[in-house]
Model confidence (mean pLDDT): 79 of 100. A computed fold for a 98-nucleotide RNA from Silvimonas terrae, annotated as TPP riboswitch aptamer (THI element). Rfam family: TPP riboswitch aptamer (THI element). From the family's description: Vitamin B(1) in its active form thiamin pyrophosphate (TPP) is an essential coenzyme that is synthesised by coupling of pyrimidine and thiazole moieties in bacteria. The previously detected thiamin-regulatory element, thi box was extended, resulting in a new, highly conserved RNA secondary structure, the THI element, which is widely distributed in eubacteria and also occurs in some archaea. Analysis of operon structures identified a large number of new candidate thiamin-regulated genes, mostly transporters, in various prokaryotic organisms. The THI element is a riboswitch that directly binds to TPP to regulate gene expression through a variety of mechanisms in archaea, bacteria and eukaryotes. through a variety of mechanisms in archaea, bacteria and eukaryotes. Tandem TPP riboswitches have been reported where both TPP riboswitches respond independently to TPP. The structure of TPP riboswitch has been reported for Escherichia coli and Arabidopsis thaliana. Rfam links the family to the GO term thiamine pyrophosphate binding. The sequence is in RNAcentral, with records from Rfam. The model forms 95% of the base pairs in the Rfam consensus.
């Protein structure tokens, strides 16, 4: 003095699909409920996430499924929302000592 790990506090920043019944409705369209699926979450004051959240290319490309960002790919892609103490641990420098 910087680099990186951990940790906390304050700040921020995200996402909410799909399938089935029912009511509503002219309606296989919206929207409401009640299940089923994945998933941390499928509007909870919850969970994620500050660069391993998530959006974008995407009405994408394979694979599964009743059916979907369900799975793999794209993807070391591009955007993307942090400061502060703190822990470790490791480097420099000055100072003694041998």
């Nucleotide at each position: 003095c910087g680099c990186u790990c951990u940790g906390a506090c304050u700040c921020g920043g995200g996402g909410u699909g799909u399938c089935u019944u029912u009511g509503u409705g002219c309606a296989a369209a919206g929207c409401a409920a009640a299940g089923g699926c994945u998933g941390a979450g499928a509007g909870a004051g919850a969970c994620c996430c500050g660069u391993u959240a998530c959006c974008u290319g995407a009405u994408c490309c394979a694979g599964a499924u009743c059916a979907u960002g369900c799975u793999g790919g794209c993807g070391u892609a591009g955007g993307g929302a942090a400061g502060u103490c703190u822990u470790a641990u490791g480097g420099c420098u000055c100072c003694c000592c041998u």